[in-house]
């Protein structure tokens, strides 16, 4: 210097994000979804006992899961 979980408000279909509060941790817990991985499943597709339910699907999300790239701080 940053700020996990929890709580409050807002956004979102959700995952999750933003702000406040709060500190579990982090000496790259800065940035980039590029490779792997994880999460969600709206749209779409399919099935069925069809005003619904279920399954599949990322173009959605996570950089505080690992790697890679970029730019840095202190001693």
């Nucleotide at each position: 210097g940053c700020a996990a979980a929890g709580c409050c408000g807002c956004c979102g279909a959700a995952a999750g994000g933003c702000g406040g509060u709060g500190a579990c941790g982090c000496a790259g817990a800065g940035c980039u979804a590029c490779g792997g991985g994880a999460c969600u499943a709206a749209c779409g597709c399919g099935a069925c006992a069809c005003c619904g339910u279920c399954g599949c699907c990322a173009a959605g999300u996570c950089c505080g899961c690992c790697g890679a790239g970029c730019c840095g701080c202190c001693a």
Record summary
RNAcentral holds the sequence, with entries from MGnify. Predicted 3D model of a 75-nucleotide RNA (c-di-GMP-I riboswitch aptamer) from a soil metagenome. The coordinates come from a structure-prediction model, not an experiment, and the mean pLDDT is 85.